[in-house]
RNA sequence: CUCUCACGACAGGGGCGCCCAUGCUUAGUGGGCUGAGAAGCACCCUUUGAACCUGAACCGGAUAACACCGGCGUAGGGAGUCGUGGUGCUGCUGCA
Numbered sequence: 001c002u003c004u005c006a007c008g009a010c011a012g013g014g015g016c017g018c019c020c021a022u023g024c025u026u027a028g029u030g031g032g033c034u035g036a037g038a039a040g041c042a043c044c045c046u047u048u049g050a051a052c053c054u055g056a057a058c059c060g061g062a063u064a065a066c067a068c069c070g071g072c073g074u075a076g077g078g079a080g081u082c083g084u085g086g087u088g089c090u091g092c093u094g095c096a
């Protein structure tokens, strides 16, 4: 110096929907569905970036219903630094 390698620290980014019941009816509570996560002292993601946002009140399929599944998607955006170790390369020094 390198690495589409590992770990750690600190920092940052992000989403939270659908259905039923209840209800004092835009709250709250309980149950069900998908999911890592549906408000959690949690979970996911941070350029190696489909975490997440836009397109989108989009298209196809399925469903009790949904941002449920697929497409769109090699689209447009999107949040990082440091430390330790390891690997490889180069140089220097010492020993044989």
Stems, first nucleotide, its partner, number of pairs: 001088001003086001005085006011046004016040001017033006052077003058071004

Background: TPP riboswitch aptamer (THI element) from Halomonas sp., 96 nucleotides, folded computationally. The RNAcentral record of the sequence draws on Ribocentre. It matches the Rfam family "TPP riboswitch aptamer (THI element)". Rfam links the family to the GO term thiamine pyrophosphate binding. Taxonomically the source falls in Halomonas (Bacteria, Pseudomonadati, Gammaproteobacteria, Oceanospirillales). The coordinates come from a structure-prediction model, not an experiment, and the mean pLDDT is 77.